Predicted 3D model of a 128-nucleotide RNA (SAM riboswitch aptamer (S box leader)) from a soil metagenome. It matches the Rfam family "SAM riboswitch aptamer (S box leader)". Its family is annotated with regulation of gene expression in the Gene Ontology.
């Protein structure tokens, strides 16, 4: 401090009581959840692989002598691309859904409530 977060992906053992970060709401749990451990998938943040161009060095060719063109490097930068080899994450529910401002429809009614569809902030969480 800068990307993403409506997609995807479980089997076993272990051990037990509360777990979804808090705070309301709803869930998930003795048919064993949370955590841990195996292995087993997931996806593609970084490495690492490749790469249009582009940058820069060399040498050659043309020339109106200014600059064009062409090749090439243990070189630098890089759109995309492929894989899943490494370093990470993740594998119930949109970050489970609100809280806070705000818009659009509804319905009550007295300037607010409810309800539902967005936006946008908070707050978190991966990754660099």
């Nucleotide at each position: 401090u800068c990307a993403u977060c409506c997609a995807g992906a479980g089997g076993g053992g272990a051990u037990u009581a509360g777990g979804g970060a808090a705070c309301g709401g709803c869930c998930c749990g003795a048919u064993g959840a949370c955590u841990c451990c195996c292995c087993g998938g997931c996806a593609a943040c970084c490495g690492g692989c490749u790469g249009a161009c582009g940058a820069u060095c060399g040498c050659c060719u043309c020339u109106u002598c200014a600059g064009a063109g062409g090749c090439g490097g243990c070189u630098c930068g890089a759109a995309g691309g492929a894989c899943a080899c490494g370093g990470u994450g993740c594998c119930a529910a949109c970050u489970c859904c609100g809280a806070c401002u705000u818009g659009g429809u509804c319905g009550a009614a007295a300037g607010u409530c409810g309800a539902u569809c967005g936006a946008g902030g908070c707050a978190g969480a991966u990754g660099a």